A computed fold for an 86-nucleotide RNA from a Gemmatimonadaceae bacterium, annotated as c-di-GMP-I riboswitch aptamer. The coordinates come from a structure-prediction model, not an experiment, and the mean pLDDT is 88. NCBI's taxonomy places the organism under Bacteria, Gemmatimonadota, Gemmatimonadia, Gemmatimonadales, Gemmatimonadaceae.
RNA sequence: CGCUGCUCAGAGCAAACCCGUCGAAAGACGGCGACGCAGAGCGACGGGGCUUCGGUGUCCAACACCAUGCCAGCCGAGCCGCCAGC
Numbered sequence: 001c002g003c004u005g006c007u008c009a010g011a012g013c014a015a016a017c018c019c020g021u022c023g024a025a026a027g028a029c030g031g032c033g034a035c036g037c038a039g040a041g042c043g044a045c046g047g048g049g050c051u052u053c054g055g056u057g058u059c060c061a062a063c064a065c066c067a068u069g070c071c072a073g074c075c076g077a078g079c080c081g082c083c084a085g086c
Stems, first nucleotide, its partner, number of pairs: 002086004012037002018031005035073001041079002045076003048071003054066004
């Protein structure tokens, strides 16, 4: 340096539920709590998914469409990193 995660060490993260705050929502953050995770560390580049305050269509409404909002714990690619084995 590459591959791998069978074994070792010390750690790390924290799903759902419930509570609080923010937000139009999706969702995020904090607390509680562990379903899981060898990158469940980072970042929306590609695909995918969620939401629609607002915008567009419409005389209105209903409805449809649109991300600039969100998901990295959906997949791929990228960046950085621990231990061990080969």